[in-house]
Molecule: THF (Tetrahydrofolate) riboswitch aptamer
RNA sequence: UACAGAGUAGAGUACCGAGCGUUAAGUGUCCGACGGACGGGGAGUUGACGACGGAACGAAAAGGCUUUGCCUUGCGGUUUGGUGCUCGCAUCCCGCUGAA
Numbered sequence: 001u002a003c004a005g006a007g008u009a010g011a012g013u014a015c016c017g018a019g020c021g022u023u024a025a026g027u028g029u030c031c032g033a034c035g036g037a038c039g040g041g042g043a044g045u046u047g048a049c050g051a052c053g054g055a056a057c058g059a060a061a062a063g064g065c066u067u068u069g070c071c072u073u074g075c076g077g078u079u080u081g082g083u084g085c086u087c088g089c090a091u092c093c094c095g096c097u098g099a100a
Base pairs, nucleotide, nucleotide: 001100003098004097005096010087011086012085013084014083015082016081017080018079019078020076021075022074029055030054031053032052034050035049040094041093042092043091061073062072063071064070065069
């Protein structure tokens, strides 16, 4: 000097468990303004995530009992924990490993 490679946060998905809702919250969509995070170091978006305000849309209940409730089976692009699998620094610079 050029080449190859490793590794993060995290994301998706399957299974198992524990919750919440079913008197509709949550999830998803759009708009606004904000926040922190993004391989070992630095920078960091028009990407991703989170919370806030606004808007539109919108649902699956059934059965039982000792009935102001509780239980069972469902349902929800529901929350969360564990395990497996898949993807994975947007990008730039430096570093690390290998071999030339």